[in-house]
Context: one part of a larger RNA
Molecule: small-subunit ribosomal RNA, central domain
Organism: uncultured Prevotellaceae bacterium
RNA sequence: UUGGGUUUAAAGGGAGCGUAGGCCGUGCUUUAAGCGUGUUGUGAAAUGUAGGCGCCCAACGUCUGCACUGCAGCGCGAACUGGAGCACUUGAGUACGCGGGAAGCAGGCGGAAUUCGUCGUGUAGCGGUGAAAUGCUUAGAUAUGACGAAGAACUCCGAUUGCGAAGGCAGCCUGCUGUAGCGCCACUGACGCUGAUGCUCGAAAGCGUGGGUAUCGAACAGGAUUAGAUACCCUGGUAGUCCACGCGGUAAACGAUGGAUGCUCGCUGUAUGCCUUUUUGGUAUGUGGCCAAGCGAAAGCAUUAAGCAUCCCACCUGGGGAGUACGCCGGCAACGGUGAAACUC
Numbered sequence: 001u002u003g004g005g006u007u008u009a010a011a012g013g014g015a016g017c018g019u020a021g022g023c024c025g026u027g028c029u030u031u032a033a034g035c036g037u038g039u040u041g042u043g044a045a046a047u048g049u050a051g052g053c054g055c056c057c058a059a060c061g062u063c064u065g066c067a068c069u070g071c072a073g074c075g076c077g078a079a080c081u082g083g084a085g086c087a088c089u090u091g092a093g094u095a096c097g098c099g100g101g102a103a104g105c106a107g108g109c110g111g112a113a114u115u116c117g118u119c120g121u122g123u124a125g126c127g128g129u130g131a132a133a134u135g136c137u138u139a140g141a142u143a144u145g146a147c148g149a150a151g152a153a154c155u156c157c158g159a160u161u162g163c164g165a166a167g168g169c170a171g172c173c174u175g176c177u178g179u180a181g182c183g184c185c186a187c188u189g190a191c192g193c194u195g196a197u198g199c200u201c202g203a204a205a206g207c208g209u210g211g212g213u214a215u216c217g218a219a220c221a222g223g224a225u226u227a228g229a230u231a232c233c234c235u236g237g238u239a240g241u242c243c244a245c246g247c248g249g250u251a252a253a254c255g256a257u258g259g260a261u262g263c264u265c266g267c268u269g270u271a272u273g274c275c276u277u278u279u280u281g282g283u284a285u286g287u288g289g290c291c292a293a294g295c296g297a298a299a300g301c302a303u304u305a306a307g308c309a310u311c312c313c314a315c316c317u318g319g320g321g322a323g324u325a326c327g328c329c330g331g332c333a334a335c336g337g338u339g340a341a342a343c344u345c
């Protein structure tokens, strides 16, 4: 390189936007770069090959022909790819109408619980566990009532529910912002798909500065358990958990399944819309379950494909060494990205 693969065996980038590039709908006309065909020139020699000849044969040598699959010129062809022009509407987009949604950002508001404080009632325990102890408590705890404060999270509804590109998103109200869906078929007329580099977003933990700190709680301390117990259990408890601004850029970032388009039996739920002959109906988009063909090593997948095809990107090539070393790039750091080899089985 050809070929083969990527749910679970090695392998889909965490996600989106998008540059270059690759690929790209229908009809007509044209061009002739690619493409096909004819011909001309050239394609040194050696080499190869066919035949002849010379060494006794062969290897070897020599002569003639051909090849040298290439390049260039000149004709011809026009299906396909490309270029140019005109047109089209089904891809894509826009307008109009409709209903929906925990999509995002900002602001305001609410109740329950927790802890703390003050006051009242009340008295000897409370708490915790397998059992205990540490701990709290006559300076009046626990329990209970009233009032107050603070921070964080939003019970029920709640659901194979909904929304979002992914991460993710849930009390209520308001404002601003975004996308998708359905109906209609008015408009534009291929404006499309993918996307190396790049840019943006990206849970939790972590980092910087400044706030905040109710709960929970790495580290830490104590009590237990135990042979030991740097744990599991208990009592405390700092960072953190929360907010603002910035950094970082990783996850079993999972559907372990890249994106787009078309095609291919059915049954049954459900969310939202539309139509309707109003019902056990039809249809579109989404979200589930079960199965046919087919696929698959099997488990299984099966119109939300892992089926049948096309296009583009990413990635894989035995285990360990190792996601390590070195170098480079990024970062305040932590570390991240890229990423070997010796050796060994």
Stems, first nucleotide, its partner, number of pairs: 004316003007299002012313001014201004021194003025088007033081002035077008048066007091191001092188003096183003103177007110154001114150008125136002162169002206247006216240001220236004258312006266290010294301002318345003327338004